[in-house]
RNA sequence: GGGCCCGUAGCUCAGCCAGGAUAGAGCGUCUGGCUCAUAACCGGGAAGUCCCGGGUUCAAAUCCCGGCGGGCCCA
Numbered sequence: 001g002g003g004c005c006c007g008u009a010g011c012u013c014a015g016c017c018a019g020g021a022u023a024g025a026g027c028g029u030c031u032g033g034c035u036c037a038u039a040a041c042c043g044g045g046a047a048g049u050c051c052c053g054g055g056u057u058c059a060a061a062u063c064c065c066g067g068c069g070g071g072c073c074c075a
Base pairs, nucleotide, nucleotide: 001074002073003072004071005070006069007068010027011026012025013024020058029045030044031043032042033041051067052066053065054064055063
């Protein structure tokens, strides 16, 4: 220098190909129940600029362009 993949909640990820519901799951965390108590179990809550900017569109996490960061391969 070239190619490919990845970036979504504190962590691990799904959703993206083929645009449309209020943006989700598990774990963690906070809280209530249960218990002599703790754990487990059960109920409830909080937590997100969907990496950043721009474009297309009635509508973008999803499509297009540019950039940033990470990984792998080639040179």
Model confidence (mean pLDDT): 84 of 100. Transfer RNA from Thermosphaera aggregans, 75 nucleotides, folded computationally. NCBI's taxonomy places the organism under Archaea, Thermoproteota, Thermoprotei, Desulfurococcaceae, Thermosphaera. It matches the Rfam family "tRNA". Rfam classes the family as a transfer RNA.